This is a predicted structure of a 77-nucleotide RNA (transfer RNA) from an Armatimonadota bacterium.
The source organism's lineage runs through Bacteria, Bacillati and Armatimonadota.

RNA sequence: GGCCCUGUAGCUCAGCCUGGUAGAGCAGCGGACUGAAAAUCCGCGUGUCGCUGGUCCGAAUCCGGCCGGGGCCACCA
Numbered sequence: 001g002g003c004c005c006u007g008u009a010g011c012u013c014a015g016c017c018u019g020g021u022a023g024a025g026c027a028g029c030g031g032a033c034u035g036a037a038a039a040u041c042c043g044c045g046u047g048u049c050g051c052u053g054g055u056c057c058g059a060a061u062c063c064g065g066c067c068g069g070g071g072c073c074a075c076c077a
Stems, first nucleotide, its partner, number of pairs: 001073007010026004020057001028044005050066005
């Protein structure tokens, strides 16, 4: 230098192809239960969807640029 994968809740990730109300599990918080806990049950999410610009009635999703992480290849005279 070229190419590929990846970035979404505190953590692990789904959703992206095929645009249409942002989700799951775990963690956390409140409550019930208990003498008190654990377990169990009920409830609780205002996340600039990495940043920026574009397309569109509408963008996490499509397009351009940029940034972070990982990998392959090349260069290294």

Rfam family: tRNA. Rfam classes the family as a transfer RNA. Its family is annotated with triplet codon-amino acid adaptor activity in the Gene Ontology.